[in-house]
Context: one part of a larger RNA
Molecule: large-subunit ribosomal RNA, domain IV
Organism: Anaerolinea sp.
RNA sequence: CCUUCGUCAAGGAAUUAGGCAAAUUGACCCCGUAACUUCGGGAGAAGGGGUGCCCCUGCGGGUGGCUGAAAAGGUAGCCUGCGGGGGUCGCAGCAAAGCGGCUCUAGUGACUGGUUAACAAAACCACAGGUCUCUGCGAAGUCGAAAGACGCAGUAUAGGGGCUGACGCCUGCCCAGUGCCGGAAGGUUAAAGGGAGAGGUAAGCGCAAGCGAAGCUUCGAACUGAAGCCCCGGUGAACGGCGGCCGUAACUAUAACGGUCCUAAGGUAGCGAAAUUCCUUGUCGGGUAAGUUCCGACCCGCACGAACGGCGUAACAACUAGAGCACUGUCUCGACGAAGGACCCG
Numbered sequence: 001c002c003u004u005c006g007u008c009a010a011g012g013a014a015u016u017a018g019g020c021a022a023a024u025u026g027a028c029c030c031c032g033u034a035a036c037u038u039c040g041g042g043a044g045a046a047g048g049g050g051u052g053c054c055c056c057u058g059c060g061g062g063u064g065g066c067u068g069a070a071a072a073g074g075u076a077g078c079c080u081g082c083g084g085g086g087g088u089c090g091c092a093g094c095a096a097a098g099c100g101g102c103u104c105u106a107g108u109g110a111c112u113g114g115u116u117a118a119c120a121a122a123a124c125c126a127c128a129g130g131u132c133u134c135u136g137c138g139a140a141g142u143c144g145a146a147a148g149a150c151g152c153a154g155u156a157u158a159g160g161g162g163c164u165g166a167c168g169c170c171u172g173c174c175c176a177g178u179g180c181c182g183g184a185a186g187g188u189u190a191a192a193g194g195g196a197g198a199g200g201u202a203a204g205c206g207c208a209a210g211c212g213a214a215g216c217u218u219c220g221a222a223c224u225g226a227a228g229c230c231c232c233g234g235u236g237a238a239c240g241g242c243g244g245c246c247g248u249a250a251c252u253a254u255a256a257c258g259g260u261c262c263u264a265a266g267g268u269a270g271c272g273a274a275a276u277u278c279c280u281u282g283u284c285g286g287g288u289a290a291g292u293u294c295c296g297a298c299c300c301g302c303a304c305g306a307a308c309g310g311c312g313u314a315a316c317a318a319c320u321a322g323a324g325c326a327c328u329g330u331c332u333c334g335a336c337g338a339a340g341g342a343c344c345c346g
Stems, first nucleotide, its partner, number of pairs: 001341008010332002014330001019327001027051005036041001038166001052088012067072001089093001101325007108317002113125002129164007141150003167312004172242003177239002179235005186230003192224002197219005204211002243261005270304001271301001282298005
């Protein structure tokens, strides 16, 4: 010096990203216990007091010498429980070990649960609940060339898929685009059907140029022709989206109000410098001697917003942020001690 421990004057978080680590607390009995609340909780809230040993004594339970013919009763003794009084020793009586530190505020997620085996346990996943959608049973869906199997020895109060995520109050506007559902009049449209017509070949005809039946063959127009698409509607807890400029009130400022352009429609309720705010350490208030964090407000929301849910919420959390009490070697600032290493000698 390293590792693991023990103790410490005065101070007590000044340490640090952060009380990380350590310390405090701790058992049982008694008293006492707030906001809030889904009335269950919160709660071991918080905060106090007691605890050894000896003597005396009260009231119980068991056993039972003994009494009694028995049943039964029962103040010897022994075991045991709950008290009352007195005394006594120590710094200290759950004397060791083991055995919660606590409180306040906010964020997030309701909760118990699950997760990156071996750097992440969380605000992630799941969840009960909500909602949309598919599926009528040889179901939909999934695995499988198929047979077959699962679904299910189930049958829409069932099963599959998507989103949301207890509970409370709610969930606004837009169907123009995309998707999905419905419609079938019209337009377009495949194979196929159809076969107008054209080419090749050539018996024949013609002096020749050439024309050219039938057959074979190569093309092939009209017309008929489904779904789909176009089209017509619907649909947002489907994918998604939810404006700009100018002016205006008897101080000023601001604009309930007006004008205008664009759109499918221009963001409703609620919330808001937020796990979202760039400017920004916004401004004001609180807390501190001092606060880029925190809490309460304001609203100018760069770029919240309603099941990619919005806003609240008791309880819960090895979650995140801030504050306080207690406590401490975290620190001022280090010291001493122990064990095992390192190191020295052999």